[in-house]
Order: sequence, then structure tokens, then C1' cells
RNA sequence: GGCGAGAUAGCUCAGCUGGUUAGAGCGCAUGAUUCAUAAUCAUGAGGUCGAGGGUUCAAGUCCCUCUCUCGCUACCA
Repeated sequence: GGCGAGAUAGCUCAGCUGGUUAGAGCGCAUGAUUCAUAAUCAUGAGGUCGAGGGUUCAAGUCCCUCUCUCGCUACCA
């Protein structure tokens, strides 16, 4: 350099064929329980869906450009 995969909550990830409120587990906060802690149960907070642009009535999802990460490969030495 070329090809492919990926970027969604603090972490690890899901999100089918665009469809109106974006989710799970863990973690975190509050409460219950306990002498207390852990565990368990309940409730809750937390998101510019990598950035920008386009298509559309409607985009996490489709198209273009860019950035970053991972893998494969080529070249050089």
C1' cells in the first nucleotide's frame, strides 16, 4: 500500500427486512433484608449509536468521505 471485519451505556456485547419509546449482562446509586458485610430482591440513573455529509415522511440500520482499532496479505530490509 491492498483486502476484510469492527467503532452502540463506565466495561463486554445484542439490535432480524429502515418504523416511530435504543436494549442485555456486569458495574454504579438508592431502598428492602442482615447485628454488620456479602449474597439476594426491588427501583433508578447513565447514550451527540466514531466524525461529517447525503437519500428518505422516517436512519444505529442504506450511500459517500474521513478518523481510529483488529486481522490477512504484498513490498522494502
Molecule: transfer RNA
Organism: uncultured Bacteroidales bacterium